Predicted 3D model of a 74-nucleotide RNA (transfer RNA) from an uncultured Clostridia bacterium. Its mean pLDDT, the model's own confidence on a scale to 100, is 81. Rfam family: tRNA. Rfam classes the family as a transfer RNA.
[in-house]
RNA sequence: UGGGAUGUGGCUCAGUUUGGUAGAGCGCUACAUUAGGGAUGUAGAGGUCGCCGGUUCAAGUCCGGUCAUUCCAA
Repeated sequence: UGGGAUGUGGCUCAGUUUGGUAGAGCGCUACAUUAGGGAUGUAGAGGUCGCCGGUUCAAGUCCGGUCAUUCCAA
């Protein structure tokens, strides 16, 4: 320098194919259960999807740019 992959709650990831209400597990908080803890059950908080812009009635998803991590080539 060129090409590819990845980026979504605190963590690990799904959702992209076919644009249409942002989800799961673990974790966290409260309550119940327990002598207490753990485990279990119920309820809840927490992310406008790396960033900027564009297309569209509507974008995590499509298009352009850019940043970070990583792989390959030179």